[in-house]
Overview
The RNA shown here (c-di-GMP-I riboswitch aptamer) has 86 nucleotides and comes from a Pseudomonadota bacterium. It was read from a public genome assembly, where an Rfam model found it.
RNA sequence: GGCAGACACUGGCAAACUCACCGAAAGAUGAGGACGCAAAGUCUCCGGUCUAAGGGCCUCUGGCCUACGAUAGCGGGAUUGCCUAG
Numbered sequence: 001g002g003c004a005g006a007c008a009c010u011g012g013c014a015a016a017c018u019c020a021c022c023g024a025a026a027g028a029u030g031a032g033g034a035c036g037c038a039a040a041g042u043c044u045c046c047g048g049u050c051u052a053a054g055g056g057c058c059u060c061u062g063g064c065c066u067a068c069g070a071u072a073g074c075g076g077g078a079u080u081g082c083c084u085a086g
Stems, first nucleotide, its partner, number of pairs: 003086001004084002012037002017032004022027001035073001041079003045076003048071003054066005
């Protein structure tokens, strides 16, 4: 330096749910809480998925399409990093 990852070490993160708060929604944030995680650190570049405010279309109490919204705890990729049985 590369690979690998345990029932080891030091610490870390925190799903569902509840409360508060932001948002049109998806969802985010804070507190509590732990299902899990060796990158569950960071980045939407690629694919997927969710939402559809605005916009468009239609057979207009409504329906359909659309991301410039969201998801890094959906996968790939990029990048940085702790530990050491092997």